This is a predicted structure of a 538-nucleotide part of an RNA (large-subunit ribosomal RNA, domain I) from Flavobacterium cyanobacteriorum. NCBI's taxonomy places the organism under Bacteria, Bacteroidota, Flavobacteriales, Flavobacteriaceae, Flavobacterium. The coordinates come from a structure-prediction model, not an experiment, and the mean pLDDT is 82.
Context: one part of a larger RNA
RNA sequence: GGCGUAUGGGGGAUGCCUGUGGCUCUCAGAGGCGAAGAAGGACGUGAUAAGCUGCGAAAAGCUGCGGGGAUUGGCACAUACGAGGUGAUCCGCAGAUAUCCGAAUGGGGCAACCCACUAUGUUGAAGACAUAGUAUCCGCCGUAGGCGGAGGCAAACCUGCUGAACUGAAACAUCUAAGUAGGCAGAGGAGAAGAAAACAAAAGUGAUUCCGUGAGUAGUGGCGAGCGAAAGCGGAAUAGCCCAAACCAUUAUUGUUACGGCAAUGAUGGGGUUGUAGGACUCCGAUAUUUCUUGCAAACUGAACUGGAACCAACUGGAAAGUUGGGCGAUACAGGGUGAUAGCCCCGUACAGGUAAGGGAUGUAAAGGAUAGGGGUAUCCUGAGUAGGGCGGGGCACGUGAAACCCUGUCUGAAUCCGGCGGGACCAUCCGCCAAGGCUAAAUACUCCUGAGAGACCGAUAGUGAACCAGUACCGUGAGGGAAAGGUGAAAAGAACCGUGAAUAACGGAGUGAAAUAGAACCUGAAACCAUACGCCU
Repeated sequence: GGCGUAUGGGGGAUGCCUGUGGCUCUCAGAGGCGAAGAAGGACGUGAUAAGCUGCGAAAAGCUGCGGGGAUUGGCACAUACGAGGUGAUCCGCAGAUAUCCGAAUGGGGCAACCCACUAUGUUGAAGACAUAGUAUCCGCCGUAGGCGGAGGCAAACCUGCUGAACUGAAACAUCUAAGUAGGCAGAGGAGAAGAAAACAAAAGUGAUUCCGUGAGUAGUGGCGAGCGAAAGCGGAAUAGCCCAAACCAUUAUUGUUACGGCAAUGAUGGGGUUGUAGGACUCCGAUAUUUCUUGCAAACUGAACUGGAACCAACUGGAAAGUUGGGCGAUACAGGGUGAUAGCCCCGUACAGGUAAGGGAUGUAAAGGAUAGGGGUAUCCUGAGUAGGGCGGGGCACGUGAAACCCUGUCUGAAUCCGGCGGGACCAUCCGCCAAGGCUAAAUACUCCUGAGAGACCGAUAGUGAACCAGUACCGUGAGGGAAAGGUGAAAAGAACCGUGAAUAACGGAGUGAAAUAGAACCUGAAACCAUACGCCU
């Protein structure tokens, strides 16, 4: 020096575990908070108090009501001092208080700070202090002002405006990616769409939305790469309405007047709402039907919470829930805990009960709102810089094409029911429909959040970045980046006391414990690496 065996050190793999950890879902709830000052923070607040949590100068809290019934002053030990059957702590509901910053709103500002004005008060003045008010924009009104609204935050879902490139085409320019990502604005628990100027085709359907199919079809396409419908059929869910105008009335203003009025315009009310055209107008007839809102009552629902069955012995063991023997409950053998594996030990579970705020089927009474028929047709009305057209673009599955249809930057520009639009150039026949105003539940999309539950999901290098005081420590001027880190034991019983030692280090005894090679650097404790003892070889 090597090899072997044994015993240790070192290290933290592996196994097992998972308490308030994650991941993915299901059902139900909720779907907002905010000038009555939010989200998020700063600073305070405890007998002692650095952190977290709670709270706000009324500061780990105050008040009322309800629950509950013996402890208690959060995590969190300890000492001191207290509170509590005159019912605390705790739990639920409803209130009070709620510094400063922050939309931040009296002005300013390097957020959590500085400085004002007006009114009133403390005092008569100066100064200071206290309370209240004083931002901007929009709307309305009785307009030096008053009243109301907005603003900001928030995970996705939704609508509108705006809008790339990488990429693919095996290069690349039309094309694609894609109306995607990103930006801006806005809304709601959903949003959008929506009651035919729709489809269809010789037969018919009857608002919209969503799913399946039709169908990778018809088409479109440097006919490349690719893009890609609709009708129809089967389902989910169903709901239809209101204005403008004609006409009538009231009222205000203006014009005109022969002062009797007449006309125009505006406002308000009535009327009216469609394609088989409808309405005004005129004639006839009728007072019915249905429905909504508000008030009251009210089954039921609804917080904390309450009741809630049934087991003993022996044996092994540190410990019984294990084994053996004999019992019992079950509308409860879901689950968890207890010194090993418990239906009957504990918490629970099935089931039953419980009421406040809140919600509320349904009923009821009154008030208020909405809602209907038949005939006639001379006249009047039925959405105008609109429909349509030219040029340039865009959207439609459709790239300008034979290119209809929809939108419009620009230039133009009708008709008025004997009317108008569409049916994929265009024309005719035929068929369908009535634009240029508006509203509309459900079926659909999503989950920051709450409750209950589930998993051929993870088990600490996994699963969230984060099981632990994590968006922390740390890095960066900044935008931003971003960790590591779980396990004594059933119970602290966490090692009194003695010794060695400089020692509050460390160790040896003693003691606890089933175990201390479970001793806090604590379950198990692999390998690398290090050491000691012995054996063999060189």